[in-house]
RNA sequence: AACCGAAAACGGCAAACCCGUCGAAAGACGGCGACGCAAAGCUACAGGGCCUACCACUGCCGCAGCGCAGUCACGGUCGCCAAGCCGCCGAA
Numbered sequence: 001a002a003c004c005g006a007a008a009a010c011g012g013c014a015a016a017c018c019c020g021u022c023g024a025a026a027g028a029c030g031g032c033g034a035c036g037c038a039a040a041g042c043u044a045c046a047g048g049g050c051c052u053a054c055c056a057c058u059g060c061c062g063c064a065g066c067g068c069a070g071u072c073a074c075g076g077u078c079g080c081c082a083a084g085c086c087g088c089c090g091a092a
Base pairs, nucleotide, nucleotide: 004090005089012037013036018031019030020029021028022027035079041085042084043083047081048080049077050076051075056071057070058069059068060067061065
């Protein structure tokens, strides 16, 4: 130094629930709270997966839609995986 990761130390982050704000939704942010995490730090502008479907398109019904069904990411998720960048500690 690399790999690796301890019933170690100093510290860190914070799932679900609930409350508030934003959003069509998924979800995000803040508060509360800890399920977990050695990268649960950053990158979602090019990988894959997953979630959502305002708009759009197609179909159905109707005199009339704020109707129903399907498809679609340009919306999300890095706490799904891969990848890139950066980083604390040091037992075996």